[in-house]
RNA sequence: UGCUCCAUGGUUCAAUGGUAGAACGGCGCACUGUUAAUGCGAAGGUUGCUGGUUCGAGUCCAGCUGGAGCAG
Numbered sequence: 001u002g003c004u005c006c007a008u009g010g011u012u013c014a015a016u017g018g019u020a021g022a023a024c025g026g027c028g029c030a031c032u033g034u035u036a037a038u039g040c041g042a043a044g045g046u047u048g049c050u051g052g053u054u055c056g057a058g059u060c061c062a063g064c065u066g067g068a069g070c071a072g
Stems, first nucleotide, its partner, number of pairs: 001071007010024004018055001027041004048064005
């Protein structure tokens, strides 16, 4: 320098272009003599950034940033 892949709750990951979910974790409640375990409940996301396409974008397109890999 070129090419490929990745970026989504605190963590690990989902999500045919049509209201962004799950598990774990944290919090509250129940249970228990207490803790743990178990059950229930609520919270927590401007989907890395800036634009574009579209009636509608996490998803498609362009650029940028960061990370991983390959080639030189």